RNA sequence: GGUGGUGUAGCUCAGCUGGUUAGAGCGUAGCACUCAUAACGCUAAGGUCGCGGGUUCGAUCCCCGCCCCCGCCA
Numbered sequence: 001g002g003u004g005g006u007g008u009a010g011c012u013c014a015g016c017u018g019g020u021u022a023g024a025g026c027g028u029a030g031c032a033c034u035c036a037u038a039a040c041g042c043u044a045a046g047g048u049c050g051c052g053g054g055u056u057c058g059a060u061c062c063c064c065g066c067c068c069c070c071g072c073c074a
Base pairs, nucleotide, nucleotide: 001073002072003071004070005069007067010026011025012024013023019057028044029043030042031041050066051065052064053063054062
């Protein structure tokens, strides 16, 4: 340099052919339980959906450019 994939919560990931409130597990905080801790239970916080632009009534999803990471080719 070429090519394919990937980027969504602190971490690992889901998200259907574009539709009204973006989710799960783990973790964190609080409560409850316990003599106490852990486990189990309940609740909560935490998201510019990588960045910018475009299409559309409407974009995590489609299109374009850029950036990070991974693989392959050279």
Transfer RNA from a Candidatus Falkowbacteria bacterium, 74 nucleotides, folded computationally.
It matches the Rfam family "tRNA". By type it is a transfer RNA.
The source organism's lineage runs through Bacteria, Bacteria candidate phyla and Candidatus Falkowiibacteriota.
Its mean pLDDT, the model's own confidence on a scale to 100, is 80.